[in-house]
Molecule: transfer RNA
Organism: rhizosphere metagenome
RNA sequence: GCCGAAGUGGCGGAAUUGGCAGACGCAGCGGAUUCAAAAUCCGCCGCCUUUACGGGCAUCCCGGUUCGACCCCGGGCUUCGGCA
Numbered sequence: 001g002c003c004g005a006a007g008u009g010g011c012g013g014a015a016u017u018g019g020c021a022g023a024c025g026c027a028g029c030g031g032a033u034u035c036a037a038a039a040u041c042c043g044c045c046g047c048c049u050u051u052a053c054g055g056g057c058a059u060c061c062c063g064g065u066u067c068g069a070c071c072c073c074g075g076g077c078u079u080c081g082g083c084a
Stems, first nucleotide, its partner, number of pairs: 001083007010026003019067001028044005046057004060076005
């Protein structure tokens, strides 16, 4: 230099046929239980804003297509693999 694959909450990892983004697990927070703890069980758990209800934003980055994009198209970045 060329080709291919991958990038999603703190972490792993779904959603890939374009139609509610973040299922499920781990971690974390609160509670129950316990003399106390561990284990177990219940609830919560992306960001901003709001007293709250709600509202807005968010899938590596920037654009495009579309009524609608994690998903399709173009360019770029990073990592991995192959070829030279």